[in-house]
Context: one part of a larger RNA
Molecule: small-subunit ribosomal RNA, 3' major domain
Organism: uncultured bacterium
């Protein structure tokens, strides 16, 4: 200089306290280990792997495994040669492929060109290995307040000094003082969203007032008033006010203000650390196959199950379950799609039918919540698992191994031990609803959205992690 200390001082952080809510028990779903298998393809593995890569495994994906095939190859270049491209049948086959027949002849400047078959031969091909050869990309410490330079000056030198002190801040944020003066990367602000307004525009959005049609409908004439759209602008700066303070700044049930000391949240992640992750996204050095470690095709596997773990899901009930009724978003999506409305059907759905290339049509029913009504604490009208029968739909095909819907079945489970998780306001809880991938779903999964809506923080002693300064050291 640094790292370390069950060394010291000051600061922070849902780090602890103070709450609310889980999670460990029970049933399912999912991911891991294990273990089984022909296979159960491969990576990730304290934090920082484990509803992770996977924002879709029935085939296909597919990189595993068993068979049956090809070897210039499945694809893409270059050069001979032959054919227009193609389309239709049939016969073996599980299929790839083999084998048979039949139809069919393109432009041209006659040199070809453009397709397609094809011998040879140069280049292929490889999700083989090496992330400890490597770009790229990404996690974490931590959105923590740090990491440095250049001159100058100190020091034989490593190296200090700036960056340290004495105040302040979410901040090496900004004052002051300093042999130290400036600067960069890094805070912050410049970018989006959102909270108020204005002003410009009113279509497919709105409808106050005129008119006007309807069984009801902003449905029509008009209207820009207000909602809303959506573009430019204003608007918060401790700018004023008092009080403390050299000052920077702090404090106020101050004023004004839609908002008030960073107004809430997003993108944004310094020097660098873990030889962190990824050669399986891409790309790349080397090294390894080359009638195979490449490729095609059927089928099987990734969905196995004595267990152990992670993450959720739905519960154990009356703050609650059923049954009827009835209100009120928001973000998104749709022509190989979304479907009003009819009519069958207890339904899942099916036949019909119009509108929408969408502020115009539609997906759309919002739910929890009001209202009334039955259940009286029970393994129950609580839970819904697990089997049986019936159906629907999606696809070339749901046995292995899809999702739905009736119908009957009715399991554990009465709040979970040691331990341990999240959360500080529009949060947590707690309700529904979109989406992307997608024929179809194993979604309860991930990413948004809106709607109800708390509780508490006396304080920093301890627990974790962390900044700065000082000290000790046999460690680097």
């Nucleotide at each position: 200089u640094g790292a370390c200390g069950g060394g010291g001082g000051c600061c922070c952080g849902c780090a602890c306290a103070a709450g609310c809510g889980g999670a460990g028990g029970a049933g399912c779903a999912u991911g891991u280990g294990g273990u089984u298998u022909a296979a159960u393809u491969c990576g990730a593995u304290g934090a920082u792997a484990c509803g992770c890569g996977a924002g879709g495994a029935a085939c296909c994906u597919u990189a595993c495994c068993c068979g049956g095939g090809c070897u210039u190859g499945a694809a893409a270049g270059u050069u001979a040669g032959c054919g227009a491209c193609u389309g239709a049948u049939c016969c073996a086959g599980a299929g790839a492929c083999g084998g048979a027949u039949c139809a069919u002849c393109c432009c041209u400047u006659c040199g070809g060109g453009g397709c397609g078959c094809g011998a040879a031969a140069c280049u292929a091909g490889g999700u083989g290995c090496u992330g400890c050869a490597u770009g790229g990309c990404u996690g974490u410490c931590g959105u923590c307040a740090g990491c440095u330079c250049g001159u100058g000056c100190c020091g034989u030198g490593a190296g200090g000094u700036g960056u340290u002190g004495g105040g302040u801040u979410a901040a090496g944020u900004c004052c002051c003082g300093c042999a130290a003066c400036g600067a960069g990367c890094g805070c912050a602000a410049c970018c989006c969203c959102u909270a108020u307004g204005u002003u410009u525009a009113g279509u497919u959005g709105c409808c106050a007032g005129c008119a006007u049609u309807u069984u009801a409908a902003g449905g029509u004439g008009g209207g820009g008033a207000c909602u809303c759209u959506a573009a430019a602008c204003a608007g918060a700066c401790u700018g004023c006010c008092u009080g403390c303070g050299c000052a920077a700044g702090c404090a106020g049930u101050g004023a004004g203000g839609a908002a008030g000391g960073c107004g809430g949240g997003g993108a944004c992640g310094a020097c660098g650390u873990c030889a962190a992750g990824u050669c399986a996204u891409c790309a790349u050095g080397g090294c390894c196959c080359u009638u195979a470690c490449g490729u095609c095709c059927g089928g099987g596997g990734c969905u196995a199950c004595a267990c152990a773990c992670g993450u959720g899901c739905u519960a154990c009930a009356a703050u609650g379950g059923g049954c009827a009724g009835u209100a009120c978003a928001g973000c998104g999506g749709g022509u190989u799609g979304c479907u009003a409305c009819c009519u069958a059907g207890c339904a899942a759905u099916a036949g019909g039918a119009u509108g929408c290339u969408a502020a115009u049509c539609u997906c759309u029913a919002a739910a929890a919540g009001c209202u009334g009504u039955c259940c009286a604490c029970a393994g129950u009208u609580c839970g819904g698992a697990u089997c049986g029968g019936g159906g629907c739909c999606u696809g070339c095909a749901a046995c292995u191994c899809g999702g739905c819907c009736c119908c009957g079945u009715g399991a554990a489970g009465c709040u979970g031990g040691a331990u341990u998780c999240g959360c500080u306001a529009g949060u947590a809880a707690u309700c529904g609803c979109g989406u992307a991938u997608c024929a179809g779903c194993a979604a309860u999964g991930a990413c948004g959205c809106g709607g109800u809506g708390a509780a508490u923080a006396c304080g920093u002693u301890c627990c974790c992690g962390g900044g700065c300064c000082u000290u000790g050291u046999a460690c680097a």